[in-house]
């Protein structure tokens, strides 16, 4: 110096934030950017602040005071 391979780091995983002996993926470029229909159009319609579990914020919606 180079290449493969574990291991740490460190990104990421459809709306904010944090917590985690947890899952999954990427790792110098990539992980990642929802889902149905349809006349494929700059159209139409749906669910969800989670990757998953807690917990907080935001928004609605009932109901009491």
């Nucleotide at each position: 110096a180079g290449c493969a391979u574990a291991a740490a780091g460190g990104g990421c995983g459809a709306u904010g934030g944090a917590g985690c002996g947890c899952c999954g993926c990427c790792u110098c470029g990539g992980a990642c950017c929802g889902c149905c229909g349809c006349a494929c159009g700059c159209c139409g319609g749906c669910u969800g602040a989670u990757g998953g579990c807690u917990c907080c914020u935001u928004u609605c919606u009932c109901g009491a005071g």
Fluoride riboswitch aptamer (crcB RNA motif) from a Vulcanimicrobiota bacterium, 65 nucleotides, folded computationally. It was read from a public genome assembly, where an Rfam model found it. The source organism's lineage runs through Bacteria, Bacillati and Vulcanimicrobiota. Of the family's consensus pairs, 100% are formed in the model. Its mean pLDDT, the model's own confidence on a scale to 100, is 77.